This is a predicted structure of a 366-nucleotide RNA (Bacterial RNase P class A) from an Anaerolineae bacterium. The coordinates come from a structure-prediction model, not an experiment, and the mean pLDDT is 76. It matches the Rfam family "Bacterial RNase P class A". From the family's description: Ribonuclease P (RNase P) is a ubiquitous endoribonuclease, found in archaea, bacteria and eukarya as well as chloroplasts and mitochondria. It is recorded under the gene name rnpB. RNAcentral holds the sequence, with entries from ENA.
RNA sequence: CGAGUUGACCAGAUGAUCGCGCUUUAUGAACGGUUCGCCGCCAUGAGGUGAGGAAAGUCCGCUCUCCAUCGAGCACAGUGCUAGCUAACGGCUAGGCGGGGCGACCCGACGGCAUAGUGCCACAGAGAUGUGUAUUGCCUCGCAAGAGGUGAGGGUGAAACGGUGGUGCAAGAGACCACCAGUGUCGGCAGCAAUGUCGGCAGCUAGGCAAACCCCACUGGGAGCAAGACUAAGCAGAAGCGAGGGGCUGCUCGUCCCGUUAUCAGCUUCGGGUAAGUUGCAGGAGGCGUCCGGGUGACUGGCGUCCCAGAGAGAUGAUCAUCACGCGCAAGCGAACAGAAAGCGGCUUAUAGGUUGGCUCGGACU
Numbered sequence: 001c002g003a004g005u006u007g008a009c010c011a012g013a014u015g016a017u018c019g020c021g022c023u024u025u026a027u028g029a030a031c032g033g034u035u036c037g038c039c040g041c042c043a044u045g046a047g048g049u050g051a052g053g054a055a056a057g058u059c060c061g062c063u064c065u066c067c068a069u070c071g072a073g074c075a076c077a078g079u080g081c082u083a084g085c086u087a088a089c090g091g092c093u094a095g096g097c098g099g100g101g102c103g104a105c106c107c108g109a110c111g112g113c114a115u116a117g118u119g120c121c122a123c124a125g126a127g128a129u130g131u132g133u134a135u136u137g138c139c140u141c142g143c144a145a146g147a148g149g150u151g152a153g154g155g156u157g158a159a160a161c162g163g164u165g166g167u168g169c170a171a172g173a174g175a176c177c178a179c180c181a182g183u184g185u186c187g188g189c190a191g192c193a194a195u196g197u198c199g200g201c202a203g204c205u206a207g208g209c210a211a212a213c214c215c216c217a218c219u220g221g222g223a224g225c226a227a228g229a230c231u232a233a234g235c236a237g238a239a240g241c242g243a244g245g246g247g248c249u250g251c252u253c254g255u256c257c258c259g260u261u262a263u264c265a266g267c268u269u270c271g272g273g274u275a276a277g278u279u280g281c282a283g284g285a286g287g288c289g290u291c292c293g294g295g296u297g298a299c300u301g302g303c304g305u306c307c308c309a310g311a312g313a314g315a316u317g318a319u320c321a322u323c324a325c326g327c328g329c330a331a332g333c334g335a336a337c338a339g340a341a342a343g344c345g346g347c348u349u350a351u352a353g354g355u356u357g358g359c360u361c362g363g364a365c366u
Stems, first nucleotide, its partner, number of pairs: 001362010012323007020050009031040003052337001056348002059346005064224004071253005076220005081095005096110001097108004111215002117213002119209003135154002137150005162180006181205002183202008228279004237270005242264001244258004286306004291302004325334003
């Protein structure tokens, strides 16, 4: 210098004018309330503050709230190497194993060595998992037709039952032997473990698929802030069904609640009223720090410091100027994805342009 890989970060800045939400404070007419001090509401001035890295998808995990104590079994669904982190997780970190890449590094639905069982393996092929296959070839018998033996050679296929050499045989074959590869098993060593490694033994060598059923282990009650709580205002009930209904996936058992001939639980239909205020709701699993410790790391203990949107049909905006960025000789043009709604931790997806740390490969020079 070029190519690549992996983190971290920014998401234009400043000023002026106009406008909006929330909030503090000052002033003010009317209205409402009043314990007569004021309070609420509204208006105006001044001050403070006002979207994101994803606020998104709502895919996971929680907090919180309600369902009259949700307790068990089966079904069903989810998760699935090991150890850890965390409030928790299907997230993250470290490690192991497998695959890809020269490498930095990346990817993995990665439990059951598919000897519990069932099922599937297109096309081609004689035969596709059955104590497998006879198309050609080889051997034996037979005049021949044919019969028997064989899985070693050819051929098909993603896959045909280990490979090489020998012994053996009528011809052959792990049938037997040596070595190599794999598998299983026993033991040693290293590691918390997943697992790795070394040695002995066994001819054990008949595959793959569990993102097919299934088996094993663990987990799972539901609804969601329009949850829920309080206050104020307002209203009108009627008809039908009905002996069971409910604890928000199905079945069974248990248990609890409401009801059982009605002053009637529950369901359906029609009709009436309200659509206001307060709270939940912003101090939290909170942010930040060339800070001090622990840990390889995710993370965590301490100290210091900061307060950082809280609306309710929903504010966070518009215009102009200067500077900065990209393109263009210039005038000028362009500037992404997107927008809180109870909150928090993740994942995934979208994203113009830019800053920066580590590492790898190649080339050149000193």